SAM riboswitch aptamer (S box leader) from Neolewinella persica DSM 23188, 117 nucleotides, folded computationally. It matches the Rfam family "SAM riboswitch aptamer (S box leader)". Rfam links the family to the GO term regulation of gene expression. About the family: The SAM riboswitch is found upstream of a number of genes which code for proteins involved in methionine or cysteine biosynthesis in Gram-positive bacteria. The SAM riboswitch acts at the level of transcription termination control. The predicted structure consists of a complex stem-loop region followed by a single stem loop terminator region. The coordinates come from a structure-prediction model, not an experiment, and the mean pLDDT is 80. The organism belongs to Neolewinella persica, within Bacteria.
[in-house]
RNA sequence: AUUUUAUAAAGAAGGGUGGAGAGCACAGGCUCUGCGAAGCCCUGGCAACCACUGCUCCGCGGCUAGGAGCAAAAGGUGCCAAAGCCUGUCUCGCAAUUUUGCGGGGAACUAUAAAAC
Numbered sequence: 001a002u003u004u005u006a007u008a009a010a011g012a013a014g015g016g017u018g019g020a021g022a023g024c025a026c027a028g029g030c031u032c033u034g035c036g037a038a039g040c041c042c043u044g045g046c047a048a049c050c051a052c053u054g055c056u057c058c059g060c061g062g063c064u065a066g067g068a069g070c071a072a073a074a075g076g077u078g079c080c081a082a083a084g085c086c087u088g089u090c091u092c093g094c095a096a097u098u099u100u101g102c103g104g105g106g107a108a109c110u111a112u113a114a115a116a117c
Stems, first nucleotide, its partner, number of pairs: 002116007013043005021032003026088004044080003049076002053071006084109001089106007
């Protein structure tokens, strides 16, 4: 890098450095930003995907493996403006009708984790 599966409306900020951008890419909107963006470093925190630990249940003739749930979290990642900031493609409903608005569902894309290769 690719593939598969899961999750994505909850949650969590300060300092240093840096010096103009940032919110994935593109388009439109909107927002953040010299009262200091991104990046990098430190500290703190959030969460609970993986590992570890404890409890309960399923499973079994019984034990183990395995599965489900809950708790905890000092390990491995991740994350800490706004819904993945919103829309973009398909579809359903409602309103209004050359166009658009509101609400629901799906796809694609993206991100993260775990696994495979």